[in-house]
RNA sequence: CCAUACCAGCCGGGGAAGCAGCGGGUCCCUGUACUCGAAGUCCGCUACAGCGAGGGUGGAUUCCCGUUCCGAGGGCGGAGCUUGUGCGGUCUGAAUCACACGGAAUGUGUUGACGAAUGGGUCUUGCGCGAUUCGCGGCUGUGAACCAUGUCAGGUGGGGAACCAAGCAGCAUUAAGCAGUGCAGCGGAUGCGCCGCAAGGCAGCCUGUUCCGAGCAGGAACUGUGAUGGCGCGUGCGAUCCUUCGUUCGAAGUUCGGGUGUAUGG
Numbered sequence: 001c002c003a004u005a006c007c008a009g010c011c012g013g014g015g016a017a018g019c020a021g022c023g024g025g026u027c028c029c030u031g032u033a034c035u036c037g038a039a040g041u042c043c044g045c046u047a048c049a050g051c052g053a054g055g056g057u058g059g060a061u062u063c064c065c066g067u068u069c070c071g072a073g074g075g076c077g078g079a080g081c082u083u084g085u086g087c088g089g090u091c092u093g094a095a096u097c098a099c100a101c102g103g104a105a106u107g108u109g110u111u112g113a114c115g116a117a118u119g120g121g122u123c124u125u126g127c128g129c130g131a132u133u134c135g136c137g138g139c140u141g142u143g144a145a146c147c148a149u150g151u152c153a154g155g156u157g158g159g160g161a162a163c164c165a166a167g168c169a170g171c172a173u174u175a176a177g178c179a180g181u182g183c184a185g186c187g188g189a190u191g192c193g194c195c196g197c198a199a200g201g202c203a204g205c206c207u208g209u210u211c212c213g214a215g216c217a218g219g220a221a222c223u224g225u226g227a228u229g230g231c232g233c234g235u236g237c238g239a240u241c242c243u244u245c246g247u248u249c250g251a252a253g254u255u256c257g258g259g260u261g262u263a264u265g266g
Base pairs, nucleotide, nucleotide: 001266002265003264004263005262006261009057010056011055012030013029014028015027016026020046021045022044023043024042034054035053036052037051063259064258065257066256069253073249074248075247076246077245078244079243080242082239083238084237085236086235087234088233091232093231095228096227097226098225099224100223106217107216108215115211116210117209118208119207120206121205122204123200124199125198126197127196128195129193130192131190132189133188134187135186136185137183138181139180140179141178142177148173149172150171151170156165157164158163
């Protein structure tokens, strides 16, 4: 130096949590790098730190030690943004409301404002008058085969006759009824009345007369005080993601260097 066999080592790693500590499993990140079994009121181990069983690779670019760069991702703490909730009006920063001050726009007024006195109307009740409406009555017309009246032709009856009697039709006048008329009239009713009288009412509105003589109505801006506590502001306690700062652990990848078993044979 080479070959063969065996063996050490390796066949993923990390964070959180848990633990006296170290692993496994669980959750998460990275990555693709054996199999089976059990394992959260957990399973195993003891600083050399998984256990039990099996398989592969195996002395080096691949294993071990140290080291450089990079940095997925996680933990902890602080700050910021957003947001929930409690408190604060001695918080005035906007806003709203109320009150006070103030008196703008506008309308009206010497063709007399506001005010005062006096009198009416509208209003209520009662009575009267009228109107409307209904009914009655009046007037006009019509209107009874017989059981309304008057007159009763003809005909009928009585009589010697003169005459007398009853009486149909017709005519006339009427009763009941029917129609018309608005006609002074009578009675009733009323959500009627540029009518009358009386009593009442007089708050509001309209109006006449008299007195007075310049305002009356309206209510904006400004300012002040108080109240409100939804918004803003301050503050306490939180919450999820995100951003940022610090710190901690840190996979994959990457730089450089070093180390490396036993046996047999040549």